[in-house]
This is a predicted structure of a 351-nucleotide part of an RNA (small-subunit ribosomal RNA, central domain) from a metagenome.
The coordinates come from a structure-prediction model, not an experiment, and the mean pLDDT is 87.
It matches the Rfam family "Bacterial small subunit ribosomal RNA".

Context: one part of a larger RNA
RNA sequence: CUGGGCGUAAAGGGCGUGUAGGCGGCACAAUUAGCUAAGGGUGAAAUCCCGGGGCUCAACUCCGGAACUGCUCUUAGAACUGUUGAGCUAGAGAUAGUCAGAGGCGGGUGGAAUUCCUGGUGUAGAGGUGAAAUUCGUAGAUAUCAGGAGGAACACCGGUGGCGAAGGCGGCCCGCUGGGACUGUUCUGACGCUAAGGCGCGAAAGCGUGGGGAGCGAACGGGAUUAGAUACCCCGGUAGUCCACGCCGUAAACGAUGAAUACCAGCUGUUUGGAAAAAUCGACAUUCCAAGUGGCGCAGCUAACGCGAUGAGUAUUCCGCCUGGGGAGUACGGUCGCAAGACUAAAACUC
Numbered sequence: 001c002u003g004g005g006c007g008u009a010a011a012g013g014g015c016g017u018g019u020a021g022g023c024g025g026c027a028c029a030a031u032u033a034g035c036u037a038a039g040g041g042u043g044a045a046a047u048c049c050c051g052g053g054g055c056u057c058a059a060c061u062c063c064g065g066a067a068c069u070g071c072u073c074u075u076a077g078a079a080c081u082g083u084u085g086a087g088c089u090a091g092a093g094a095u096a097g098u099c100a101g102a103g104g105c106g107g108g109u110g111g112a113a114u115u116c117c118u119g120g121u122g123u124a125g126a127g128g129u130g131a132a133a134u135u136c137g138u139a140g141a142u143a144u145c146a147g148g149a150g151g152a153a154c155a156c157c158g159g160u161g162g163c164g165a166a167g168g169c170g171g172c173c174c175g176c177u178g179g180g181a182c183u184g185u186u187c188u189g190a191c192g193c194u195a196a197g198g199c200g201c202g203a204a205a206g207c208g209u210g211g212g213g214a215g216c217g218a219a220c221g222g223g224a225u226u227a228g229a230u231a232c233c234c235c236g237g238u239a240g241u242c243c244a245c246g247c248c249g250u251a252a253a254c255g256a257u258g259a260a261u262a263c264c265a266g267c268u269g270u271u272u273g274g275a276a277a278a279a280u281c282g283a284c285a286u287u288c289c290a291a292g293u294g295g296c297g298c299a300g301c302u303a304a305c306g307c308g309a310u311g312a313g314u315a316u317u318c319c320g321c322c323u324g325g326g327g328a329g330u331a332c333g334g335u336c337g338c339a340a341g342a343c344u345a346a347a348a349c350u351c
Stems, first nucleotide, its partner, number of pairs: 004322003007305002012319001014201004021194003025088002028085004033081002035077008049065006091191001092188003095184005103177007110154001115149007125136002162169002206247006215241002220236004258318006266296011300307002324351003333344004
């Protein structure tokens, strides 16, 4: 390479957007590039294969044949692929109405709680633990009441619930804004799918500059525990956690499951929208349809576990990735980064 694979054995890119490329709906006509058939030319010799000959055999060698699966030309064919022309509406998009939502960004605002400050009441403890101690407190703590300051997070609702491509998103109000679903009509007429590079987004931690700092809290200090205790427990506490702008670009970035389309039993819950008939004051409830999100489960698949219309089933298209363990996601080189480091990525050696 071929072949086989990627939920858990090695293996799905963290996610999107989109360039090249690959692939692509229904029907008509033309063309004949691909394709098919027949024929012509060419395909050096040697080699390989077959038949025969010569060295005593063989290797070797000589002769003849076949073959050289290729390229090219001519003629013919027209189903399929391509191309061209002219169409279609089932894919895709647009359009009208309706709807749900912690989708995003900005501004404003609310209450509970913690801490601190001021004042009042009040007096000897409080706090903490398995038990203690460090710690706080007669300079009046803890408790309690009133007032004030400030920062961060939003109890209940809250849900196997919703939204988002992923990361992720949760008090309330306003403004701006993205996506989606359903129902119906009309319009465009394949405008589609995937996507190497590229570009963008991307938790936490970390970095730069400037703010902010209530609580929590790496590091650090102290008290305990212990044989020791660089821990677990306790008292403190700096970065950080928060904001603005700019970097970083990683993760068990997980459904450990790439995207798209079609097909393939049912049962049951839930969210949103729609429809139907009956009933009703109405809201519900019932049945059905669509889109999501859960639990079972047939066929089928799977090494098993399990998956099972949200597939790990049956197929097609495109991309990414794997190829024994260690060495190693390392060295070197390169690109990026302020740095930390990230990305790309071996070999010797060894089992």